[in-house]
A computed fold for a 96-nucleotide RNA, annotated as THF (Tetrahydrofolate) riboswitch aptamer. Its mean pLDDT, the model's own confidence on a scale to 100, is 76.
RNA sequence: AACAGAGUAGGAAACAGCGCGUCAAGUGCCGCCGGAUGGGAAGUUGUCGGCGGACGAAGGGCGCUCGCCCGCGAUGCUGUUUCCGCGUCCGCUGCU
Numbered sequence: 001a002a003c004a005g006a007g008u009a010g011g012a013a014a015c016a017g018c019g020c021g022u023c024a025a026g027u028g029c030c031g032c033c034g035g036a037u038g039g040g041a042a043g044u045u046g047u048c049g050g051c052g053g054a055c056g057a058a059g060g061g062c063g064c065u066c067g068c069c070c071g072c073g074a075u076g077c078u079g080u081u082u083c084c085g086c087g088u089c090c091g092c093u094g095c096u
Stems, first nucleotide, its partner, number of pairs: 001096001003094003010084010020073003029053007039090003043086001059070004
């Protein structure tokens, strides 16, 4: 110096466990602000948090005031497995 490669935040699916809501929170959508984000730099996508806005739902049974069970919710968290996952420069690994 050439060539090849790995690695983030995180995302998706399945299963399991523990919860929340069903008295409507949460999820999803929009706007604003902020955060973290390959080992380093700037940054994009995605993501997380806060605030605001619009929309919006599936209950039933047992039991009898304290609960249980079956459901329902683009419901939360955790675990396991599989799959996906940096465009640029430097660095790293392999090779010449």